[in-house]
RNA sequence: AGGCGUGUAGCUCAAUCGGUAGAGCAUCGGUCUCCAAAACCGAGGGUUGGGGGUUCGAUUCCUCUCGCGCCUGCCA
Numbered sequence: 001a002g003g004c005g006u007g008u009a010g011c012u013c014a015a016u017c018g019g020u021a022g023a024g025c026a027u028c029g030g031u032c033u034c035c036a037a038a039a040c041c042g043a044g045g046g047u048u049g050g051g052g053g054u055u056c057g058a059u060u061c062c063u064c065u066c067g068c069g070c071c072u073g074c075c076a
């Protein structure tokens, strides 16, 4: 330099044909308990890496760009 993959909640990951962004763990509150843990119930938490475009509507399609990983190549 070129190619491929990847980026979504604090962490690990889903999201069907483009149609209200979800789960587990963690956190917080409650029930229970003498207290705590466990268990159960509930709640909060998101510029879907960033910019632009297409569309009535984009995590999803197109484009530019950034981070990370892998492969190939060049110089020395």
Base pairs, nucleotide, nucleotide: 001072002071003070004069005068006067007066010025011024012023013022019056027043028042029041030040031039049065050064051063052062053061